Background:
Large-subunit ribosomal RNA, domain VI from an Acidimicrobiia bacterium, 263 nucleotides, folded computationally. The organism belongs to Acidimicrobiia, within Bacteria. Its mean pLDDT, the model's own confidence on a scale to 100, is 89. Its Rfam family is "Bacterial large subunit ribosomal RNA". Rfam links the family to the GO terms structural constituent of ribosome and ribosome. The full RNA is in RNAcentral, with records from ENA.

[in-house]
Context: one part of a larger RNA
Parts: sequence; structure tokens; C1' cells
RNA sequence: CGCAGGAAUUCUGAGGGGAGCUAUCCCUAGUACGAGAGGACCGGGAUGGACGUACCUCUGGUGUGCCAGUUGUCCUGCCAAGGGCACGGCUGGUUGGCUACGUACGGUACGGAUAAGCGCUGAAGGCAUCUAAGUGCGAAGCCGUCCCCGAGAUGAGAGUUCCCACCCAAUAGGGUUAAGACCCCUGGUAGAACACCAGGUAGAUAGGCCGGAAGUGGACGCACAGCAAUGUGUGGAGCUGACCGGUACUAAUCGGUCGAGGG
Repeated sequence: CGCAGGAAUUCUGAGGGGAGCUAUCCCUAGUACGAGAGGACCGGGAUGGACGUACCUCUGGUGUGCCAGUUGUCCUGCCAAGGGCACGGCUGGUUGGCUACGUACGGUACGGAUAAGCGCUGAAGGCAUCUAAGUGCGAAGCCGUCCCCGAGAUGAGAGUUCCCACCCAAUAGGGUUAAGACCCCUGGUAGAACACCAGGUAGAUAGGCCGGAAGUGGACGCACAGCAAUGUGUGGAGCUGACCGGUACUAAUCGGUCGAGGG
């Protein structure tokens, strides 16, 4: 921009894409077959491999503004307590998130038309012949079935709901609006930008604060014990990033723009 007024939302499915793998073991059955050795078709079940998709409950990894320990040195006048630097100084753990080494699921079954092949009936050609007329089976392959995209499918589809029939010009066109949308702002289940999604005071969108979870693992100070290092008590203490909830304290203020009048 189009889709014969302007919007919101839910669909249909033309068409396109993806997937499609396979092994071992058990039963049938040591049966059929075979002198034996060996050893099935058909049918049923179990467990895997690789691949794919999703996810983070578990396990593991990461976790550079989480917690603790600790070395050297400098600083806060000193003690104590802290801070900076040294690969994040090093070391031990670790929430959310992201992940695989973790978890869940998938390939099937079934239907249709067939290939090679196997047939039925059957002439030409008194026989024979799967083929000439007719007709049946038959593949991991083809078309469906499963998953995803999908009406620019210009062949522009369908349903539901909302807004109406204004003003100037009177054929073009312009203007104020409606439903609705955008700008702008707070953000993230989204993300390169854009888009998408949750919100914008009639508000829990983010921050802060409060409570909880979770992590670390016993803070500072004081007291006590000890010559001291240190230990114990106060006290599962103190501190804490993303998590769960609550709370308008802070910031989403105030506003602006577009948008039908219909062949």
C1' cells in the first nucleotide's frame, strides 16, 4: 500500500515445511524344517543406541556487585573492625537464570492408490494365457493420518463483537471526532533494531521497603575461660543477586498524534 466504511478478536486451510532410523533380548518354540549340526516365517512383548523437540522437579556444570575462610601488601591515626590491589588474589560452598552429563516425550498404528512381483476370471487363438474388456493382493517408497507455518490464497475467505451516518465544499478533496490505535513512559514470560507481551494512578509494571523461601554457616559488640593462640555464651547468629508474596514510599505525571462518513 492492497484486501469496496473504520476497528478488535477468534477461526477455516489453498499451499509450504518438519518428522520418517535401527539394534539386542524374551515368548510363540528348541516348534515347523533338517540325518545331524543347526534353526525359522507369522504373531506378541521387553530393553536400548543414535537423532529430534521441550523443560529445569531431580543430578551435574556455570554462577566476575551472594556467604564464608585465608596469604602478601597499602590505607582508614593506633587496637579492634573494615576497604583497595594481587587471574574473581587464592580456597570452600551457592539462589535465580542459562544449561547437559539431567528429565519428559517422539518415529508407530491405520486408511487410500501403486512399483517389481503374485493372482482370479478370460478371449483374440475350441487349448493355453495375470490382460486385450473386467477384477484382487502387494513396499522403509507415493497420498493422507502426526507436528509447525500459513488469507499478499491480489482467487486477498469465514464467524462474533464494537463505532456510527457529522461539518465545509458539493465531482475531486479538506476538517472535528467515534470504536480503536500509536507516540511517550515503567518493565520482561520477549528481544540485535524493530516486533511481541505485562502495565501506566480506576495502578502492583519496575525500584525501594516488609515478610517468606533459598544460600552461606555461627557476624560486630560485649561477657566469660585461657599467659596466649583461641574457644564458649549472647545466637541457626549476621549478611545476602536475580526467587515467592505483600505494600503506592519513588517512578509509569501532564499530555500529544492518527483514526469511519462508505461502489